Background:
This is a predicted structure of a 477-nucleotide part of an RNA (small-subunit ribosomal RNA, 3' major domain) from an uncultured bacterium. Model confidence (mean pLDDT): 80 of 100. Rfam family: Bacterial small subunit ribosomal RNA.
[in-house]
Context: one part of a larger RNA
RNA sequence: UGACGGGGGCCCGCACAAGCGGAGGAACAUGUGGUUUAAUUCGAUGAUACGCGAGGAACCUUACCCGGGCUCAAACGUCGGGCGAAUCAUCCUGAAAGGGGUGAGCCAGCAAUGGCGGCCGACGAGGUGCUGCAUGGUUGUCGUCAGCUCGUGCCGUGAGGUGUCGGCUUAAGUGCCAUAACGAGCGCAACCCCCGCGUCCAGUUGCCAGCGAUUUAAGUCGGGCACUCUGGACGGACUGCCGGCGCAAGCCGCGAGGAAGGCGGGGAUGACGUCAAAUCAGCACGGCCCUUACGUCCGGGGCGACACACGUGUUACAAUGGCGUGGAACAGAGGGAAGCCACCUGGCGACAGGGAGCGGAACCCGAAAACACGUCUCAGUUCGGAUUGGAGUCUGCAACUCGACUCCAUGAAGCUGGAUUCGCUAGUAAUCGCGCAUCAGCCAUGGCGCGGUGAAUACGUUCCCGGGCCUUGUACA
Numbered sequence: 001u002g003a004c005g006g007g008g009g010c011c012c013g014c015a016c017a018a019g020c021g022g023a024g025g026a027a028c029a030u031g032u033g034g035u036u037u038a039a040u041u042c043g044a045u046g047a048u049a050c051g052c053g054a055g056g057a058a059c060c061u062u063a064c065c066c067g068g069g070c071u072c073a074a075a076c077g078u079c080g081g082g083c084g085a086a087u088c089a090u091c092c093u094g095a096a097a098g099g100g101g102u103g104a105g106c107c108a109g110c111a112a113u114g115g116c117g118g119c120c121g122a123c124g125a126g127g128u129g130c131u132g133c134a135u136g137g138u139u140g141u142c143g144u145c146a147g148c149u150c151g152u153g154c155c156g157u158g159a160g161g162u163g164u165c166g167g168c169u170u171a172a173g174u175g176c177c178a179u180a181a182c183g184a185g186c187g188c189a190a191c192c193c194c195c196g197c198g199u200c201c202a203g204u205u206g207c208c209a210g211c212g213a214u215u216u217a218a219g220u221c222g223g224g225c226a227c228u229c230u231g232g233a234c235g236g237a238c239u240g241c242c243g244g245c246g247c248a249a250g251c252c253g254c255g256a257g258g259a260a261g262g263c264g265g266g267g268a269u270g271a272c273g274u275c276a277a278a279u280c281a282g283c284a285c286g287g288c289c290c291u292u293a294c295g296u297c298c299g300g301g302g303c304g305a306c307a308c309a310c311g312u313g314u315u316a317c318a319a320u321g322g323c324g325u326g327g328a329a330c331a332g333a334g335g336g337a338a339g340c341c342a343c344c345u346g347g348c349g350a351c352a353g354g355g356a357g358c359g360g361a362a363c364c365c366g367a368a369a370a371c372a373c374g375u376c377u378c379a380g381u382u383c384g385g386a387u388u389g390g391a392g393u394c395u396g397c398a399a400c401u402c403g404a405c406u407c408c409a410u411g412a413a414g415c416u417g418g419a420u421u422c423g424c425u426a427g428u429a430a431u432c433g434c435g436c437a438u439c440a441g442c443c444a445u446g447g448c449g450c451g452g453u454g455a456a457u458a459c460g461u462u463c464c465c466g467g468g469c470c471u472u473g474u475a476c477a
Base pairs, nucleotide, nucleotide: 001477002476003474004473005472007471008470009469010468011467012466013465015461016460019424020423021422022421023420026315027314028313029312030311031310032309033308034306035305042053043052064301065300066299067298068297069296070295076124077123078122079121080120081119083117084116087104088103089102090101091100092099093098107114108113126290127289129288130287131286135284136283137279138278139277140275142273147186148185149184150183151182152181153162154161155160166177167176168175192267193266194265195264197235198234199233200232201231202230203229206225207224208223211222212221213220238261241255242253243252244251245250304443317417321376322375323374324373327371334365335364336363339358340357343354344353345352346351383414388409389408390407391406392405393404394403430453431452432451433450434449435448436447
């Protein structure tokens, strides 16, 4: 100087407490461990691995296993030799890859030769093989915590200290006062984006107040940009004003005005560094290793196994509920051409056959919970839907291993879950549906977004966890 303390002081954080809803028990989905296997490819492992890399494993992917092939090789560059324009058709064998053959076809140029395509040879290949403890780049975490440093000066023999301490204050090393320190940098804040109010500009595909027309009805038409809205520019909030406290910074107020008030809400943004943290399998790269194979192509299998154990989720155990081919509403954000598909017809249905519009403020995909009425009456049930049988639809070369969906039948466990444990402070939790990426299809209950309905509680900081500052002890570095 740090680190540590079941030392002290001060202060924060859904850290506790106060609340609400979960997990831990059940079934299933998914990841992991273990075991098994020819292979169950590899990586990630307290917090910071485990619905993680994977934003799509039937083939492909694919890196694994078995089997069959190739060896200048799947691709590209240079050079040499030799053949043929290119190219097309076809036969045999084979699971395919591959191997073997037949036929057609004859480029430019007088030529030399050139371009193009196979073949042979050579030099460069190729490797998801090893090392993340050789590395770059990127990332997690402490932590959006308020810290980490520098120049000069001063102090100290020196390591180093001071500044950065103290008092007050703040979300903040934020600021004020004080001060052997005075300044400065990286962080904080602000500048950026979205939401909330207004003004101006613009007016179609959006809108419809006034005027006219039309209709069973309807911005449907003429017309108009007032309004809504769309999307660009600007304004607006600064403790600016008032009162109280304070030296000041600042704090307090059911104060005024205002759409918004004291950081208005959310995002992006992650200092010096820590964990030899993660990644050689995104990519790049040093070294090492393989070279008729550790390269590469193909067929099939595996990554989907299953006595078990754990994590993350979905659905439930019901009446604040289930059911009704019941009545009848209201979004936002997105997506759409090998696409979204109105509407019609067939089918109980998945869907199929027709078929208009739309590269889209125009057309299409489109709510559910809620509300009203009826029924069920506490039961393993009209709860719950696993599992299994049968019949189908669709995608795709192909659904056996191993797809999703539909219909009929079946109707398991489960009656609120031990110790323990997680999330959340407001348009939040809870609850309800919708969309997107990936994608032929989909094992999505995942991920990322969107809106609808919409709470409870916080006395307080003693305690648990993490963190910041000061101080103290130390036999630790």